A computed fold for a 518-nucleotide part of an RNA from an uncultured bacterium, annotated as small-subunit ribosomal RNA, 5' domain. The full RNA is in RNAcentral, with records from ENA. The prediction has a mean pLDDT of 90.
Context: one part of a larger RNA
RNA sequence: GAUUGAACGCUGGCGGUAGGCCUAACACAUGCAAGUCGAACGGUAACGGACCGCUGGGAUUCCUUCGGGAUGACCUUGGUGCCGACGAGUGGCGGACGGGUGAGUAACACGUAGGAAUCUGCCAAACAGUGGGGGACAACCCGGAGAAAUCCGGGCUAAUACCGCAUACGCCCUACGGGGGAAAGCGGGGGACCUUCGGGCCUCGCGCUGUUUGAGGAGCCUGCGUCGGAUUAGCUUGUUGGUGAGGUAAAGGCUCACCAAGGCGACGAUCCGUAGCUGGUCUGAGAGGAUGAUCAGCCACACUGGGACUGAGACACGGCCCAGACUCCUACGGGAGGCAGCAGUGGGGAAUCUUGCGCAAUGGGCGAAAGCCUGACGCAGCCACGCCGCGUGAGGGAUGAAGGCUUUCGGGUUGUAAACCUCUUUCAGCAGGGACGAAAAUGACGGUACCUGCAGAAGAAGCUCCGGCCAACUACGUGCCAGCAGCCGCGGUAACACGUAGGGAGCAAGCGUUGUCC
Numbered sequence: 001g002a003u004u005g006a007a008c009g010c011u012g013g014c015g016g017u018a019g020g021c022c023u024a025a026c027a028c029a030u031g032c033a034a035g036u037c038g039a040a041c042g043g044u045a046a047c048g049g050a051c052c053g054c055u056g057g058g059a060u061u062c063c064u065u066c067g068g069g070a071u072g073a074c075c076u077u078g079g080u081g082c083c084g085a086c087g088a089g090u091g092g093c094g095g096a097c098g099g100g101u102g103a104g105u106a107a108c109a110c111g112u113a114g115g116a117a118u119c120u121g122c123c124a125a126a127c128a129g130u131g132g133g134g135g136a137c138a139a140c141c142c143g144g145a146g147a148a149a150u151c152c153g154g155g156c157u158a159a160u161a162c163c164g165c166a167u168a169c170g171c172c173c174u175a176c177g178g179g180g181g182a183a184a185g186c187g188g189g190g191g192a193c194c195u196u197c198g199g200g201c202c203u204c205g206c207g208c209u210g211u212u213u214g215a216g217g218a219g220c221c222u223g224c225g226u227c228g229g230a231u232u233a234g235c236u237u238g239u240u241g242g243u244g245a246g247g248u249a250a251a252g253g254c255u256c257a258c259c260a261a262g263g264c265g266a267c268g269a270u271c272c273g274u275a276g277c278u279g280g281u282c283u284g285a286g287a288g289g290a291u292g293a294u295c296a297g298c299c300a301c302a303c304u305g306g307g308a309c310u311g312a313g314a315c316a317c318g319g320c321c322c323a324g325a326c327u328c329c330u331a332c333g334g335g336a337g338g339c340a341g342c343a344g345u346g347g348g349g350a351a352u353c354u355u356g357c358g359c360a361a362u363g364g365g366c367g368a369a370a371g372c373c374u375g376a377c378g379c380a381g382c383c384a385c386g387c388c389g390c391g392u393g394a395g396g397g398a399u400g401a402a403g404g405c406u407u408u409c410g411g412g413u414u415g416u417a418a419a420c421c422u423c424u425u426u427c428a429g430c431a432g433g434g435a436c437g438a439a440a441a442u443g444a445c446g447g448u449a450c451c452u453g454c455a456g457a458a459g460a461a462g463c464u465c466c467g468g469c470c471a472a473c474u475a476c477g478u479g480c481c482a483g484c485a486g487c488c489g490c491g492g493u494a495a496c497a498c499g500u501a502g503g504g505a506g507c508a509a510g511c512g513u514u515g516u517c518c
Base pairs, nucleotide, nucleotide: 001518004515006514007513008512009511010510013390014389015388016387017386019383020382021348026346027345028344030343031342032341035093036092037091040090041089043086044085047084048083049082050080051079052078053077056075057074061070062069063068100301101300102299110225111224112223113222114221115220118218119217120216123214124213125212126211127210128209129208130207131165133163134162140155141154142153143152144151145150171180172179173178185206186205187204188203189202190201193200194199227273228272229271234264235263236262239261240260241259242258243257244256245255246254276298277297278296279295280291281290282289283288303324304323305322306321307320326337327336328335329334354380356379357378358377362376363374364373365372366371393423394422395421396420403414404413405412406411427459429454430453431452432451433450437445462507463506464505465504466503467488468487469486473502474501475500476499477498483490484489
């Protein structure tokens, strides 16, 4: 000099754009962050409609012997899933993405270049098929246990839930004789024909089954690269290899039985410490050094430890089970919970934000769609934390005012600075208009950006330094005191070095200090 996720001190006008718990992977109140499909299904708790009915109130109209009778909008109330819809339930898809964090990990974790023994929902392409049956279980009803969480027994029932049968181009196994294995329906429209009046049937769409190929995704193996310590020198028994078997989607000591005695190591094994890795970022002419916030790729983790289930995919952040610590509820028998999601709280700390708005855009899940959900995301809020831009006025103005400081008392300086005259109006303010972002509809941002008009120099400058390095000097106070200081060093009675003032220098909405790296 350059850098920063910075902090601290003094100060602080505006806008744009980025960034914002680096510490306790400490503990968390509250709300929200993953649902969706009625075009898979039985249904109907709520809401709305339709139809039917009842009790009570009752506007209006008609009749009246004036006592009353009839009509009956509307309100109240019951029924019918008939329609729009839909709580709970069965079923499907999604919850393995998106979002967070960096604890662990020195490792095929990552980077790069390769490899063969694999799987792959949704999507694309191709071929073949989608026939005929059956039995259940939720919901619901009944009964029971419990404070609750929840659970148990009996009975009824649907399906794209479940299970046989048939069929099998291709698929799997095979001793090549043979053997094994599928499926599901739903919705829209419709001329004839049939009909038990539901429909069949035809057609279109969405599905379903088998096989192959692709795309994208994932698992596995290998070469090379990847911090410090030798005051860590030996390490290893599933250890190294073989045979066979098991296991996996798949190669393999991955696991097991048997056999052999190997394997690694000064080219640093093992052990200890430290650490997520990379694209990048900072610095530097480069080589290199340092670093890994934000953004992007990969990995790992989800209170701590362990485990599997489901599934195309998990050993699963807002799933399950067990153990543990902690917190909460309890009728003491037993239960509930997991912010390293977004906000927010306590704590720790030098230090790091709103319990905001919206699904309008982009993207994601589900759905035929309408749409629903989305703290992803888009925006707004706070913070000079960084970078960039702008402003705090411009021109004139000497008799060089006053005041301050200084003085050799003549003056010098502050200083064209001010006053004063003329002018302008950026930004901020007020008023009017008012977007793009959206393709038909749909805009949170937002009456925002932007445009126009109005008023008035009006609302807007500080911080550090002035002995040398290093740019900028005098006076007073102090008297080795009080103090300064990055280094050299200043201060003991004329201190350009301390403190104050005047003046000056440098930066400027910042300026200094501290930390940090080159």